[in-house]
Molecule: c-di-GMP-I-GGC riboswitch aptamer
Organism: Domibacillus sp. PGB-M46
RNA sequence: UACGAUAAUGGCAAACUUAUCGAAAGGUAAGGACGCAAAGCUACGGGUCUAAGGUUUUAAAAAGCUAUGAUCGCCGGGUUACCGAAA
Numbered sequence: 001u002a003c004g005a006u007a008a009u010g011g012c013a014a015a016c017u018u019a020u021c022g023a024a025a026g027g028u029a030a031g032g033a034c035g036c037a038a039a040g041c042u043a044c045g046g047g048u049c050u051a052a053g054g055u056u057u058u059a060a061a062a063a064g065c066u067a068u069g070a071u072c073g074c075c076g077g078g079u080u081a082c083c084g085a086a087a
Base pairs, nucleotide, nucleotide: 003084004083011036012035016031017030018029019028020027021026034073040079041078042077044076045075046074047071048070049069053066054065055064056063
């Protein structure tokens, strides 16, 4: 550098519940563990979700489009890091 044990020390925490913030997606805190060797950090590329605002349409409502919103526990990139069996 790479790799990842039925090793050691530790770590994170899905669904769900409660509270709270948000238009929503979703975030945060507590409880809770499905999982995770970067499930640490970073929206840089792609994907996905949402549509307040804007816009199209409409008599109106409904509806369509749109990220500047969200997701790093969707994939990839960047970056930092604990431990050390086998190969």